[in-house]
Molecule: small-subunit ribosomal RNA
Organism: uncultured Johnsonella sp.
RNA sequence: AUGAGAGUUUGAUCCUGGCUCAGGAUGAACGCUGGCGGCGUGCUUAACACAUGCAAGUCGAACGGAGUUUAUACGGAAGGAGUCUUCGGACAACAAAAGUAUAAACUUAGUGGCGGACGGGUGAGUAACGCGUGGGUAACCUGCCUUAUACAAGGGGAUAACAGAGGGAAACUUCUGCUAAUACCGUAUAAAAAUAUUUUACGCAUGUAAGAUAUUUGAAAGAUUUAUCAGUAUGAGAUGGACCCGCGUCUGAUUAGGUAGUUGGUGAGGUAGAGGCUCACCAAGCCGACGAUCGGUAGCCGAUCUGAGAGGAUGACCGGCCACAUUGGGACUGAGACACGGCCCAAACUCCUACGGGAGGCAGCAGUGGGGAAUAUUGGACAAUGGGGGCAACCCUGAUCCAGCGACGCCGCGUGAGUGAAGAAGUAUUUCGGUAUGUAAAGCUCUAUCGAUAACGGAAGAAGAUGACAAGCCGUUAAGGAAGAAGCCCCGGCUAACUACGUGCCAGCAGCCGCGGUAAUACGUAGGGGGCAAGCGUUAUCCGGAUUUACUGGGUGUAAAGGGAGCGUAGACGGCAAAUAAAGUCUGAAGUGAAAUCCCGCAGCUCAACUGCGGAGUUGCUUUGGAAACUUAUAAGCUGGAGUGUCGGAGGGGUAAGCGGAAUUCCCAGUGUAGCGGUGAAAUGCGUAGAUAUUGGGAGGAACACCGGAGGCGAAGGCGGCUUACUGGAAGAUAACUGACGUUGAGGCUCGAAGGCGUGGGUAGCAAACAGGAUUAGAUACCCUGGUAGUCCACGCAGUAAACGAUGAAUACUAGGUGUCGGGAAGGAAUAACCUUUUCGGUGCCGUCGCAAACGCAAUAAGUAUUCCACCUGGGGAGUACGUUCGCAAGAAUGAAACUCAAAGGAAUUGACGGGGACCCGCACAAGCGGUGGAGCAUGUGGUUUAAUUCGAAGCAACGCGAAGAACCUUACCAAGUCUUGACAUGCCGUUGACAUACCCGUAACGGGGUAUUUCCUUCGGGACAACGGACACAGGUGGUGCAUGGUUGUCGUCAGCUCGUGUCGUGAGAUGUUGGGUUAAGUCCCGCAACGAGCGCAACCCUUGUCCUUAGUAGCCAGCAGUAAGAUGGGGACUCUAAGGAGACAGACGGAGAUAAUCCGGAGGAAGAUGGGGAUGACGUCAAAUCAUCAUGCCCCUUAUGAUUUGGGCUACACACGUGCUACAAUGGCGUAAACAAAGAGAAGCAAGAGUGCGAGCUUAAGCAAAUCUCAAAAAUAACGUCUCAGUUCGGAUUGCAGGCUGCAACUCGCCUGCAUGAAGCCGGAAUCGCUAGUAAUCGCAGAUCAGCAUGCUGCGGUGAAUACGUUCCCGGGUCUUGUACACACCGCCCGUCACACCAUGGGAGUCAGCAAUGCCCGAAGUCAGUGACCUAACCGCAAGGGAGGAGCUGCCGAAGGCAGGGCGGAUGACUGGGGUGAAGUCGUAACAAGGUAGCCGUAUCGGAAGGUGCGGCUGGAUCACCUCCUU
Repeated sequence: AUGAGAGUUUGAUCCUGGCUCAGGAUGAACGCUGGCGGCGUGCUUAACACAUGCAAGUCGAACGGAGUUUAUACGGAAGGAGUCUUCGGACAACAAAAGUAUAAACUUAGUGGCGGACGGGUGAGUAACGCGUGGGUAACCUGCCUUAUACAAGGGGAUAACAGAGGGAAACUUCUGCUAAUACCGUAUAAAAAUAUUUUACGCAUGUAAGAUAUUUGAAAGAUUUAUCAGUAUGAGAUGGACCCGCGUCUGAUUAGGUAGUUGGUGAGGUAGAGGCUCACCAAGCCGACGAUCGGUAGCCGAUCUGAGAGGAUGACCGGCCACAUUGGGACUGAGACACGGCCCAAACUCCUACGGGAGGCAGCAGUGGGGAAUAUUGGACAAUGGGGGCAACCCUGAUCCAGCGACGCCGCGUGAGUGAAGAAGUAUUUCGGUAUGUAAAGCUCUAUCGAUAACGGAAGAAGAUGACAAGCCGUUAAGGAAGAAGCCCCGGCUAACUACGUGCCAGCAGCCGCGGUAAUACGUAGGGGGCAAGCGUUAUCCGGAUUUACUGGGUGUAAAGGGAGCGUAGACGGCAAAUAAAGUCUGAAGUGAAAUCCCGCAGCUCAACUGCGGAGUUGCUUUGGAAACUUAUAAGCUGGAGUGUCGGAGGGGUAAGCGGAAUUCCCAGUGUAGCGGUGAAAUGCGUAGAUAUUGGGAGGAACACCGGAGGCGAAGGCGGCUUACUGGAAGAUAACUGACGUUGAGGCUCGAAGGCGUGGGUAGCAAACAGGAUUAGAUACCCUGGUAGUCCACGCAGUAAACGAUGAAUACUAGGUGUCGGGAAGGAAUAACCUUUUCGGUGCCGUCGCAAACGCAAUAAGUAUUCCACCUGGGGAGUACGUUCGCAAGAAUGAAACUCAAAGGAAUUGACGGGGACCCGCACAAGCGGUGGAGCAUGUGGUUUAAUUCGAAGCAACGCGAAGAACCUUACCAAGUCUUGACAUGCCGUUGACAUACCCGUAACGGGGUAUUUCCUUCGGGACAACGGACACAGGUGGUGCAUGGUUGUCGUCAGCUCGUGUCGUGAGAUGUUGGGUUAAGUCCCGCAACGAGCGCAACCCUUGUCCUUAGUAGCCAGCAGUAAGAUGGGGACUCUAAGGAGACAGACGGAGAUAAUCCGGAGGAAGAUGGGGAUGACGUCAAAUCAUCAUGCCCCUUAUGAUUUGGGCUACACACGUGCUACAAUGGCGUAAACAAAGAGAAGCAAGAGUGCGAGCUUAAGCAAAUCUCAAAAAUAACGUCUCAGUUCGGAUUGCAGGCUGCAACUCGCCUGCAUGAAGCCGGAAUCGCUAGUAAUCGCAGAUCAGCAUGCUGCGGUGAAUACGUUCCCGGGUCUUGUACACACCGCCCGUCACACCAUGGGAGUCAGCAAUGCCCGAAGUCAGUGACCUAACCGCAAGGGAGGAGCUGCCGAAGGCAGGGCGGAUGACUGGGGUGAAGUCGUAACAAGGUAGCCGUAUCGGAAGGUGCGGCUGGAUCACCUCCUU
């Protein structure tokens, strides 16, 4: 008695790694707010400039004066009672000014003494013995103080003040004269010192101490109240200082060399004192990689803050030391200064001036201006504490003690307490019920701290007296009343705390991640909540978290990081066994580590902060006693590490010379003839002047097939035909020799692929650049034809690579297995190579433990340990800029910053994707049949038009789709008119009795106006129902949002998939199961397997169709019987049919294949054979797919209109484009005549037979039928016969005219049909494209829904009825496994570079400007020192002359500021210019990520708008396929 984490890279995960937050602190500032008190604290910036006042004086008991007062004495101006008077005046007591003398008290300018060297301020400078710590001085000084001893004798000459006279504006000053001292000067004496000689003792050297003798020098002062105080000398002490030394004390090497008094010596000078401190001479040293010198920054410490600590940061207040006092220099005085409130000089600035000269220094306390985000009063007092002077009284003290101002900090107190549910009102919200604010308030009962008011009493700071603080400190009492006293920040996560409204990528927020684009817990406001509280937040800074510089305590295969390799210097580390020493180490003791602070205990202020006392602590340094294991040192040993020797083997190790054959090319000659060559296909090119091909001969250069091998050698780069010469290294065996000689290795030196450079050769082939031909949108490329440097040799330079095992070197240890190369041993078998076991060294693979983020490594470690070196600390900027070194150059090495981002990155996972691979399926292709695309028309869409052409649907998966049917209606659109509780719903009130029907007027129509008729129940009150009128809640909306939603639907896809539980594996995301071998239509089934099971899908169950049976027999049927015109009727149930129930098919049986399985193949039987055909049925999910206009619905919007209603118009427009269809182009046909065979449906506001009528559509009339009964209803193609005869036709039917019919209020815009007439395009359809695998395509007609009417569409129905499928290479889509990935919005992805624009920081830059520190020269103030001193001078000597001594002056050395000069360093700025970064959706291409469409990358060279291309060499961090080798099984 002590260590807390979180957010953020990803679709998710683990790791690496940065950024950010939570804590504490501050001399703080800013914003909002503010009751009281105590204790602290307050210019961090301009060491910027300062008005004014104060901050250092004191002593009269040192001295002479001067002055004031009093007293005494003298003196007596001017007055003057009184007396006299001639009234002019005279005398005059008294009082008394000036003055003089004496005495006392007081004041003090000057001389003199002490103090102004303390106290107070500031931190500019200083990287230093400045500071800290510990020592030393035998190398020193010390006033006042203490103590001890001794002394104080006797003389002298001046001078200020003062007076007088001058100068000056002033400051101040000159001359003459007088005077005193504790001022000054001799003499005597003493101590003491110096010199010379010398003795003793001691010491680490010089020396020190105590003496002796001689010589020289050499003190003093008095005052007084007589108590004392002061003086001189010497010794000691104390205090304070000075100097020296060990250790410690920031940063930069893009500062590597520095230094001439420099280093040392001798001598001298100087100092209190050692010393190059200074000088003369001599020597050439001294410092430096253990960082000198230079640059930057900085006062240091006790301590303070933080931290678990180690550390890190700081150096306000308080305390110690240092430095400074406007800037620079200098000395004087003094015990002490080179002196903050002293002096001299220089400089800048300010002030005064009479222009001649002078004065000043707040970094003392207040205060002012300025600067700044920012820091106080021109206060009181010496009462206390201390300081100076004085004998003292006392004086002085901006030190200090107090007060004032500031929430600046710490601490304490208060703003009330109890009770109180009608859970009041208000406010907010609401699902309208409520909920929250909330016991909160009000109300009731209490209390009175603080503040404000009043009164009273009493201490402490004070020792005997003296109180600024303080017109009130402390305490007590009284009155009164909850009265006077709460704010700030936050509420998305981190991080405690949520709702509403407003806003709508705007306004804004933000510490990080990030919020905001119409439902924002993230902005603003409100309500509520959380936190702290007289404060709360923000900003700034420091530590922490951050193990993110890692001593404690990190790393380097792939994340950032091992040097390209070796040799080796300094250094670091180092084998075995003893001995000694004791530097490190351990232990004991002593000194020191100031106080304050921190911690503990106790105590004092009511508590606390604060303060006092005691203890502990202060991890350090020094001295000393001891120990000897380890490290170290010393000397002598040992053999295991290391090296040497000897022996026999292996090898593309290196260098040089020579030799060889095959092939390419070229030349000559022969044969021979039209092509050759080249490519995906071509062309350029070569060839009739004879090529290619072929034969013979020759020339020349370069490289060495097979052997050949993950085999060998080398330190790495690298090394390959053969022979010879020279030469390096490694391994094995042996154990003779040396005896730790070792390991690593900063600097240094050497080697170092390819490309490149220089000089000179050489040049066959290949081949950057270049040229041409192709390809292409382009093609500065890939492909082709040529082709120069180069590639080769010699000698130099260069020094880099993916120089890679992306893995530094060395040593030791730690399971195995299996190859291979070299050497050896043992055994067996018996020689030429064979086998087995084993050993040393090299080189591969697999693998346990362990390690690792994982991948993986694993005796050749990435394991366990040790030693040494190198390197890393987010991404980008950038291996760039500047500087330096090297280089001929290219360039290499070293190597930043501003700015910018919140990531960048590694490994692995799941997907998706690939112009990756493997397997499989599908009318996907292929094989066929028929179409579309061309024509006319129909229909839908786009576009255009329009008052409106309502809206939606948009690749497949919109486009004959919503719409199963727009003339009005529909209808949503447009124009015009009309209504406003409404066309529709519920509730309320009133009136009426209806509602409704009929009629009239009016309108374009609705609306509007009017007439007539007219209920039910009843307890008689009324009620039900309906209409009208009214007010308000509300209705209404095909208005918006399908990106707020529900529901529904499409699509992948009827594809075979999608998941879960438990278990197991993995740190985890996840994996396994679901993969594998077979098989299937199928994740269908079988087998195997760390899986075992299960679910949703598949299949089956359902409907229909194909065969049979049973039952039933009308409206259906008719074999036999009767019978008819007729299954019309009797009758029958056999058949068809109908509709209920069954049977049947299951790979069941047989043969074969397969694994004895699943399953497949074959024929048989069977109506049907392998899911028999068809339908319904659509997993998890994808597409923010479609729909707010089917419906529902949140929010928003409209409310006399975006609602409702009416008439008319529009949705039907029409230069055009597309989709889907119909009809055709004809003879397999058209037309005519007559004849045959269906199924499935529909029918009452209906289907309608039949009959009549019309050329016809139709009309008139009308039986039957709510249907196995009646009707629609004729089926058509077909077959038969006839005609047409290849033509724009007897094909084709558009268009148009006339005349009609039907439906309907109404066919003009805008319906369908009929008849007659008209008779267009079109002669089989370009590129392209669609459907279909059997009762299918093709072809033929029929019915139905919608519907008054309107179909070429849609939905169904049957009739006739084919061809082809070798097969899976290719196109499209899908499934499974695997692989790569820089994608995850998932390839419609990601992403690179130039260019253009804007902004930002930065490099270069002709230069320009200011600055800093030095250097050289010049000038040379003050001043010390030295010299001189003809001039001057009181003290001493001398009778005098003069002497001695001193001074002014002058000169010299040094010397600040200043001037000149050339360099150095960093800064600012600069036309222009280089690249970089960031920006909205710009331009050009598409280099990279998949085999990224030419694999990529590294180094180098060259070329090009740009990414980039190409050559040479290298790497795998390349996919795919094949072969070889090795390993596992």